[in-house]
Molecule: Bacterial RNase P class A
Organism: Betaproteobacteria bacterium
């Protein structure tokens, strides 16, 4: 210096002017309203959208409901280790798939090629089940084409006989060949009528073992002749977490009217209701009080697993400690406008209880780590 790749941060900027929404100081008061309570107020000071505030797709905090706990069901979640409140997140790790860029070899088609990317990556020797099409056979399989004719048959020939010769299948072969996503270990040597783990080497797989690892997991040398093919994002089985429902959750203050409740008066006339009549009783009526819900208002509401810096542990995620900061809080919902100047000409976007993260959307700019390869010295 070039190429790839990963990952951090910023999201127009500065100045003035008028506005909107909170919250603090402030004199000296009005006004509404049974009340709680809320508006109005001059100047004056400081705040005021994100990196996603969004999908609402997981996790937690908090608030109610169960007197509390226990289990089934149903749902999630799955290598392995840390990490956390807590996760399906994060970090690291091991395992498998998988590119490709400079450059590098080749005439050339092309091939190497790093960091990187992606993996619902527990079980298929518990059972169940699935497998389109094609194909002869798709699971303890299959003889379509091919290959073979030892031994048992069968046909023809020869032979006095044993028995020879010559054929091809209703026999014997899973090497080739076709057909599929998949054909029941590959591969090469022996072996065979021709084949086969049928013998052997190698490589793969299996179950111990031995060494390294906290594991996952890998290495190694013997066994073992292949049993045990996929598919769990098919039921299923095994481990671990899981009680709902959500700030319109909840909590408090509190009218009118109409129901509830006690107290006391009143029980004269009537009505009603006890199947029809008589008594009896109850019930409507008035006063005070009580108590629950409604209408209003108040909170719940932003001080928090908060932010920034330093240092310390750890490879990271993160943690701990010093020191510093306070950063919207409405409730038809405030976060705007207009001037000037500059400039790379400004993306997607807009909080409504709060946090952690994942995805999805985004004009550009800036710093960074990693790998690989040129050159120089």
């Nucleotide at each position: 210096g070039a190429a790839g790749u990963c990952g951090g941060c910023c999201a127009g900027g500065c100045a003035g002017c008028c506005g909107c929404u909170g919250g603090g100081c402030g004199a000296a008061a009005g006004g509404c309203g049974c009340a709680a309570g809320c508006c109005u107020c001059a100047g004056c000071c400081g705040a005021g959208a994100g990196g996603a505030a969004a999908g609402u797709c997981c996790g937690g905090g908090c608030u109610u409901c169960g007197c509390a706990g226990a289990g089934c069901a149903g749902g999630a979640u799955g290598c392995c280790g840390g990490u956390u409140a807590a996760c399906g997140g994060c970090c690291g790790g091991g395992c498998g798939c998988u590119a490709u860029a400079a450059g590098c070899c080749g005439c050339g088609a092309g091939g190497c090629g790093a960091a990187g990317g992606c993996g619902a990556c527990g079980g298929a020797a518990a059972g169940u089940g699935c497998a389109a099409c094609a194909g002869a056979g798709a699971a303890c399989a299959g003889a379509c084409c091919g290959c073979c004719u030892a031994a048992g048959a069968c046909c023809g020939g020869g032979g006095c006989a044993a028995c020879c010769c010559g054929g091809g299948a209703c026999g014997g072969u899973a090497a080739g060949g076709g057909u599929g996503a998949a054909a029941c270990g590959g591969c090469g040597a022996g072996g065979u009528a021709a084949g086969a783990g049928c013998u052997c080497a190698c490589c793969g797989c299996g179950g111990a073992c031995g060494u390294g690892g906290u594991a996952a997991c890998a290495c190694g040398g013997a066994c073992g002749g292949c049993a045990c093919g996929g598919c769990a994002a098919a039921c299923c089985c095994c481990a671990u977490c899981u009680g709902a429902a959500g700030c319109a959750a909840g909590g408090c203050c509190a009218a009118a009217u109409a129901g509830g409740g006690a107290a006391g008066c009143g029980u004269a006339c009537g009505g009603c209701g006890u199947g029809g009549c008589u008594c009896g009783c109850g019930c409507c009526g008035c006063u005070u009080c009580c108590g629950g819900g409604u209408a209003g208002g108040c909170u719940g509401c932003u001080u928090g697993a908060g932010c920034g810096u330093a240092c310390u542990g750890g490879c990271a995620a993160c943690a701990g400690u010093g020191c510093g900061c306070c950063u919207a809080g409405a409730g038809g919902a405030a976060u705007g406008g207009c001037u000037g100047c500059c400039c790379a000409c400004g993306a997607c976007a807009g909080a409504a209880c709060c946090c952690g993260g994942c995805u999805u959307a985004u004009c550009g700019g800036c710093c960074g780590g990693c790998u690989u390869c040129c050159c120089g010295c």